The prediction has a mean pLDDT of 75.
Bacterial RNase P class A from a Desulfobacteraceae bacterium, 375 nucleotides, folded computationally.
NCBI's taxonomy places the organism under Bacteria, Thermodesulfobacteriota, Desulfobacteria, Desulfobacterales, Desulfobacteraceae.
Its Rfam family is "Bacterial RNase P class A". Gene Ontology terms of the family: ribonuclease P activity, tRNA processing and dimeric ribonuclease P complex.
RNAcentral holds the sequence, with entries from ENA.
The gene name in the source record is rnpB.

[in-house]
RNA sequence: GGAGCAGGCCAGACGAUCGCUGGUUCCGCUUUUGCGGGACGGGAGGAAAGUCCGAACACCAUAGGGCAGGGUGCUCCAUAACGUGGAGUCGCGGUAACGCGAAGGCAAGUGCAACAGAAAGUAUACCGCCUUGCUAUGGCAAGGUAAGGGUGAAAUGGUGCGGUAAGAGCGCACCAGUUCUUCGGGUGACCGGAGAAGCUGGGUAAACCCCACCUGGUGCAAGACCAAAUAGAGGGAUGCAGCGGGCGGCCCGUCCGAGUCCCUGGGUAGGUCGCUUGAGGUGCCGGGUAAUCGGCAUCCUAGAUGAAUGAUCGUCAUUCCGAUAGCGGGUAAUCGCUUCGGAAAACAGAAUUCGGCUUAUGGCCUGCUUCGACC
Numbered sequence: 001g002g003a004g005c006a007g008g009c010c011a012g013a014c015g016a017u018c019g020c021u022g023g024u025u026c027c028g029c030u031u032u033u034g035c036g037g038g039a040c041g042g043g044a045g046g047a048a049a050g051u052c053c054g055a056a057c058a059c060c061a062u063a064g065g066g067c068a069g070g071g072u073g074c075u076c077c078a079u080a081a082c083g084u085g086g087a088g089u090c091g092c093g094g095u096a097a098c099g100c101g102a103a104g105g106c107a108a109g110u111g112c113a114a115c116a117g118a119a120a121g122u123a124u125a126c127c128g129c130c131u132u133g134c135u136a137u138g139g140c141a142a143g144g145u146a147a148g149g150g151u152g153a154a155a156u157g158g159u160g161c162g163g164u165a166a167g168a169g170c171g172c173a174c175c176a177g178u179u180c181u182u183c184g185g186g187u188g189a190c191c192g193g194a195g196a197a198g199c200u201g202g203g204u205a206a207a208c209c210c211c212a213c214c215u216g217g218u219g220c221a222a223g224a225c226c227a228a229a230u231a232g233a234g235g236g237a238u239g240c241a242g243c244g245g246g247c248g249g250c251c252c253g254u255c256c257g258a259g260u261c262c263c264u265g266g267g268u269a270g271g272u273c274g275c276u277u278g279a280g281g282u283g284c285c286g287g288g289u290a291a292u293c294g295g296c297a298u299c300c301u302a303g304a305u306g307a308a309u310g311a312u313c314g315u316c317a318u319u320c321c322g323a324u325a326g327c328g329g330g331u332a333a334u335c336g337c338u339u340c341g342g343a344a345a346a347c348a349g350a351a352u353u354c355g356g357c358u359u360a361u362g363g364c365c366u367g368c369u370u371c372g373a374c375c
Stems, first nucleotide, its partner, number of pairs: 001371010012316007020043002023040007045347001049358002052356005057219004069215005074088005089103001090101004104210002109208002111204002126149002128145007157175006176200002178197008223273004233264006243257005280299008318344006325338005
């Protein structure tokens, strides 16, 4: 210097001017509600995003137990909890730093497998090999076999010796695997060693299924409270003059209704609360490899609701480009600093709150691996 791997940090700073939003306080108007103005201090993120998991909280449902359904699936630990995280085990990938893994069971049962191939699992036999019989000596038929060839992603463990008509774990030795017994290490997954058994029983469970564990539903538009106008409901008063109906036709009287006034309760518009002090942030100390936990001190840090958090200018900082430049290091390639000019700054916008995951995105720093050159 090239190519990589892992981790951490920042999200421009300060000032001025003009705004937006909500808070405290003061003044003016207003009976109040409210309106206007002044001052002070507050005002997005590392992901506020996707809404994918897990919780808090709220309401609904709910004796208890089981089944079904859904989810998770190596071990130990962390945590309020998790499908998350930390540290490990095993497997795979990479020269390496390191990364990735739904990583229980197909030796419980059932199922599935295109094409090719004899056969894809109660195995089987196309070519070949061997035996017997027939024969026109080219072959044909019956039987044995699975060493060799061929097919396929995958064909019943591998090498050798024995054995046999030819062969085959058919027998034996060694190697590999599996199961069982046992010793040592580890909390454990698992690792290392010894012995026995020819046990060699293909793949697939993000196929049904089996095993173990977990598991009610809906989300702050949850939910609680206050409460207009209009319409409708219930109750009370009035019903005097007038309207309608009943008391068998008429008058008086009386009762009921409409109407008028008042009260009550439910719902709507609207408003208030929920609402931001919390599994909280920062610093130090301690336990732990770590995730994380404990102690002490300190801080308060947006709560909007058609939804604020912005714009302009100046100075400085960062990065990049250029330069007729200047200085320094080095044999050199070239590197660093200074000066001048120019340019750039991404992804993205809280909406009940936390813990994660995933995705988007600009830059800086640190450590490590490997390759090349030089000393």